[in-house]
């Protein structure tokens, strides 16, 4: 990288090195940031595998991952109209476990 499948509205730091960007790519929007971006550690949160127990759509650690502003930040396409426009639903793209080949 490619197929399958599940989830993605909750949670998680006033900590420590670090020093200008970050919010996955494009493309418009909104934000966050010297009251310290990114990244690294440490700490937490979840509980998919995973373990043990059994009260078995369960309860309980947390080894392997993952996460730790803001709904996957929000729009882009389709339901969608004569038209536009919000709203809802979906759906593509994409994160992340799992399994596959």
């Nucleotide at each position: 990288a490619c197929c399958u499948u599940a989830u993605c509205a909750a949670g998680a730091g006033c900590g420590g090195c670090g020093g200008a960007g970050g919010a996955a790519a494009c493309a418009g929007g909104u934000c966050c940031u010297g009251u310290g971006a990114a990244g690294c550690c440490c700490g937490g949160c979840a509980a998919c595998c995973u373990a043990a127990u059994u009260u078995u759509u369960a309860u309980u650690a947390a080894g392997g991952u993952g996460c730790u502003a803001a709904u996957u930040c929000c729009u882009g396409c389709g339901g969608u109209a004569a038209u536009a426009a919000a709203u809802c639903c979906g759906a593509a793209a994409g994160a992340u476990g799992a399994g596959g080949a």
Predicted 3D model of a 101-nucleotide RNA (SAM riboswitch aptamer (S box leader)). The coordinates come from a structure-prediction model, not an experiment, and the mean pLDDT is 82. The sequence was found by an Rfam model in a public genome assembly.